[in-house]
Context: one part of a larger RNA
RNA sequence: CCCUCGUUAAGGAACUCGGCAAUCUGACCCCGUAACUUCGGAAGAAGGGGGGCCUGACUUGGUCAGGUCGCAGAAAAUUGGCCCAGGCGACUGUUUAACAAAAACAUAGGUCUCUGCUAAGGCGAAAGCCGAAGUAUAGGGGCUGAUACCUGCCCAGUGCCGGAAGGUUAAGGGGAGGGGUUAGGUCUAGGCCGAAGCCCCAAACCGAAGCCCCGGUGAACGGCGGCCGUAACUAUAACGGUCCUAAGGUAGCGAAAUCCCUUGUCGGGUAAGUUCCGACCCGCACGAAAGGUGUAACGACCUGGGCGCUGUCUCAACGAGGGGCUCG
Numbered sequence: 001c002c003c004u005c006g007u008u009a010a011g012g013a014a015c016u017c018g019g020c021a022a023u024c025u026g027a028c029c030c031c032g033u034a035a036c037u038u039c040g041g042a043a044g045a046a047g048g049g050g051g052g053c054c055u056g057a058c059u060u061g062g063u064c065a066g067g068u069c070g071c072a073g074a075a076a077a078u079u080g081g082c083c084c085a086g087g088c089g090a091c092u093g094u095u096u097a098a099c100a101a102a103a104a105c106a107u108a109g110g111u112c113u114c115u116g117c118u119a120a121g122g123c124g125a126a127a128g129c130c131g132a133a134g135u136a137u138a139g140g141g142g143c144u145g146a147u148a149c150c151u152g153c154c155c156a157g158u159g160c161c162g163g164a165a166g167g168u169u170a171a172g173g174g175g176a177g178g179g180g181u182u183a184g185g186u187c188u189a190g191g192c193c194g195a196a197g198c199c200c201c202a203a204a205c206c207g208a209a210g211c212c213c214c215g216g217u218g219a220a221c222g223g224c225g226g227c228c229g230u231a232a233c234u235a236u237a238a239c240g241g242u243c244c245u246a247a248g249g250u251a252g253c254g255a256a257a258u259c260c261c262u263u264g265u266c267g268g269g270u271a272a273g274u275u276c277c278g279a280c281c282c283g284c285a286c287g288a289a290a291g292g293u294g295u296a297a298c299g300a301c302c303u304g305g306g307c308g309c310u311g312u313c314u315c316a317a318c319g320a321g322g323g324g325c326u327c328g
Base pairs, nucleotide, nucleotide: 001323002322003321004320005319006318007317008316010314011313014312019309028050029049030048031047036041038146052068053067054066055065056064057063058062069073081307082306083305084304085303086302087301088299089298093105094104109144110143111142112141113140114139115138121130122129123128147294148293149292150291152224153223154222157221158220159217160216161215162214163213166212167211168210172206173205177201178200179199180198181197184193185192186191187190225243226242227241228240229239252286253283264280265279266278267277268276
C1' cells in the first nucleotide's frame, strides 16, 4: 500500500455525473393515519406509544390498579427508511444464457380484414398432419394496447373491394392472300408458266382475366399550404385580396423522451438552479388506434425536491483478519 470488516470528536451530502457506497429504519402489540380514487385501494400511509416479576380486582387467561428488583426485562438471529412533485408504461408478467430488465416485448380490451368447412392459413416434392375431433360468440392475419373522454379534413396518386358498356389484349379459332416443291405445258433449249398433293408464311374477323375506364374505401399506404393588406397611440389582426391543392392540421396537448435559435420569457423552489415544477405559444420539425389527452393502482424504471441518517466528504485516525513487502 491492497482486500474484507469494526469504531470515531465537531459538522452532516460541504462528496459526486448522481447520496454511488455505507449508515439510519426494522419483529410483535396498541393508538393513529392525508390528498387522491376505478370505492378495491392509497395504508405498514405519515406519526406516536408499549413490554420483567409479585399481589389484588374484574374476569377467565386479557385489562386495570398497587407494589417491587436491576444499568438494562435477555442475547443472538431475522428484519420496511419515509415524504412531495413530474415523465413513461395501465397492471402481474417477458427479454439481449455471459456488459442493456427498460419508457423495449407481451397483455386483457379496441378495431380492420380474411375464412361457410375438404374453411381461411400453415408444414410437407407426396402421403399426410396442424388448424380442430373446432364451425363465424369459431379460427387466421394486420394495427392499436386497461379504464375514462375522444378519434377531425383529404379517395388526386398507390393498394384493396365492387362494376361491366366501351377501348386495349395472349394462346387458340379463322383463313383473304403470298411462297416452296413438280406431273405437265411451252419456246429463241435454256428459261418461263404451272394442276393436284404435301409444306411454309400469313391479313381481316372471333378470342378471357388483366390494364384503361366507372364507382366505393383511411382504426388501408399515406397527405393535412403560400404571399399581401387591414382597427382612431403603438402593436396585433376578428376582416379582406390573391395564388396553388385531393384536402390545407379540427379537439386536445405544446421549449415536450419532440424546440435548432435556447440557459426562450414570466412565476415557483435555492443565498446562488443549463436540471426540476407551473405557465406563455414564436410547434426549426406535436396531433388524434405508426392513436390524442387525462388517470387511481403498480415499477430493482427515469427526473427534481425534502425529512431522517450517516467516514460520501471537511480530513483523516485507530483497531481486527487476510495479502503484498523484508528476513528466515
The prediction has a mean pLDDT of 87.
The part of an RNA shown here (large-subunit ribosomal RNA, domain IV) has 328 nucleotides and comes from a Pseudomonadota bacterium.
The organism belongs to Pseudomonadota, within Bacteria.
RNAcentral holds the full RNA, with entries from ENA.